[in-house]
RNA sequence: CCAGAGGGUCGGGCGGCUGCCGCCUGCGCAAGCAGGGGGAGGAAAGUCCGGGCUCCAUGGAACCACAGUGCCGGGUAAUGCCCGGCGGGGGCGACCCCAGGGAAAGUGCCACAGAAAGCAGUCCACCGCGUCUCGACGCGGCAAGGUCGAAAGGGUGGGGUAAGAGCCCACCGCGCUUCCGGUAACGGCGGCGGCACGGCAAACCCCACCGGGAGCAAGACCGAAUAGGGGCGGCACAUGGGCUUGGUUCCAGCUCGUCGCCCGGGUUGGUUGCUUGAGGGGCGGAGCGAUCCGCCUCCUAGAGGAAUGGCCGCACAGCUCCUUCGGGAGUGGACAGAACCCGGCUUACAGACCCUCUGGCGCU
RNA sequence: GCGCCCGUAGCUCAGCUGGAUAGAGCACCAGACUACGAAUCUGGGGGCCGGAGGUUCGAAUCCUUCCGGGCGCGCCA
Repeated sequence: CCAGAGGGUCGGGCGGCUGCCGCCUGCGCAAGCAGGGGGAGGAAAGUCCGGGCUCCAUGGAACCACAGUGCCGGGUAAUGCCCGGCGGGGGCGACCCCAGGGAAAGUGCCACAGAAAGCAGUCCACCGCGUCUCGACGCGGCAAGGUCGAAAGGGUGGGGUAAGAGCCCACCGCGCUUCCGGUAACGGCGGCGGCACGGCAAACCCCACCGGGAGCAAGACCGAAUAGGGGCGGCACAUGGGCUUGGUUCCAGCUCGUCGCCCGGGUUGGUUGCUUGAGGGGCGGAGCGAUCCGCCUCCUAGAGGAAUGGCCGCACAGCUCCUUCGGGAGUGGACAGAACCCGGCUUACAGACCCUCUGGCGCU
Repeated sequence: GCGCCCGUAGCUCAGCUGGAUAGAGCACCAGACUACGAAUCUGGGGGCCGGAGGUUCGAAUCCUUCCGGGCGCGCCA
C1' cells in the first nucleotide's frame, strides 16, 4: 500500500433571530405579560421474547389439556438473551455459521425414475450344472459390477473363490466398553464386535425443563350525569350454589344468590399512578469473559391524540457540473419521532472516526 | 394496548395433512360465425405464489424474520 476479519464511538458543529410544550419566580382580579431554566433515540420502531409495577378477595395440592424451549457449564430480577467451552461445517488465515435431545418406544412419509425405497430382495450382467434345434431355455449360486435415484444394508487395498461376498486380513469409518483427563458436554489410549442401527421429529410423537390471567384505557381518589332499568337463558335455594382467569377435582377460607348473552340509559371531566431507575459517568478490585463488588460523582421530557420547529450566516465532510488542475459554481444533511418503566432480540440507517488482528506485495 | 385473520394471473378465488410444468371463472389476444358489432364456439398468452433467510432430496404449503392490508375488544351504572 492492497484485500479482508472482529469490536467500539459518533451520527451533524458554532452563532444570531423567531416560534411550540411543560416547570419555577415576579406582576396582574383575570385574560395574560416579563425573566430564568428544561425539552427524543441508537434504534424512541416491530411488539418477537423476558421482567418490574398494578388489579383479578386469599392460600395450598393433584390430574388432564395447551403453548414454549432443547449439547455442557456459568451470568442475570428473568429470558427463547449474553459469556466461556464441546461437537459438526466453511475459510490459506484472522474468524464465521449451526432450532445442536431422542429415529435400537410407536405411528407415518420417502414423489418421479428404477428390478427393488425399508421388508430386504434380484432386472441386466457374472459363475456352475442340465437340456436341445448351438444360442437360447430351465434349475441353482452370488450381491462385487451395470442401471435409476437425494438416498440401494460400510469405504480403500490385498488375499480368497467356479464366480463372488467382512468370507478372511490391514487401515479408515461405525457400535459397545476398561482405564485416564475434564464439574460437564466431550476427548485420549487400549480392548472387543465383522457391521447390526438409511433419512425425515421446522411430521405426529416420546423425554426433560418451564409457563396463572389481564394489562397504565392496569389501578386509586374526587366530581358530574342517568333509569344501579328491562328481556332471555343456565345452576342452586343450605348434604347446595358462587368465588383464579384452559378444563376437572380435593383441602382451608370468604360469601348467600350467582353466572352468561342481548336491549336500553349516562359520561367523554380533574388529581394521582408518572418517572430516581435491576439508572448514567469515573476510579479501584474479582473473573478468560458475560457479569459482580466497593468508593466518588451526576439528575436528564413526563402531556391532552400528543410540544421538541423554521429562517439566516460561518466553517467542515458528502454529491453533481465546469476546469487554465491552482480552483470555481450549485445542492444539501442517513434511518427515523418518547406516550407506565426496564433488560434483550430483530429490522432500518448517508457518512465519519478509533482500536485489535489476518493474508499478500514492496522497502529497510 | 391486547387478540385474530389475510396476501397466489389485470380482478375474484381454489390449492396450503410437502411430491405440479401452480389451476378455475371473469378480463385480454387470435380465429370461426356476421354486412359490421354483441352474444356464442374453438384455440392461445399471462405467475418467479408479498420480500428475505432456513429445514428438507424436494417448499405456494413447514419454521424464523421483515413488509403491506383488514377486523374485533376496552369507561360508568
Annotation: Two RNAs folded together computationally: RNase P RNA and transfer RNA, 441 nucleotides in total. Model confidence (mean pLDDT): 78 of 100.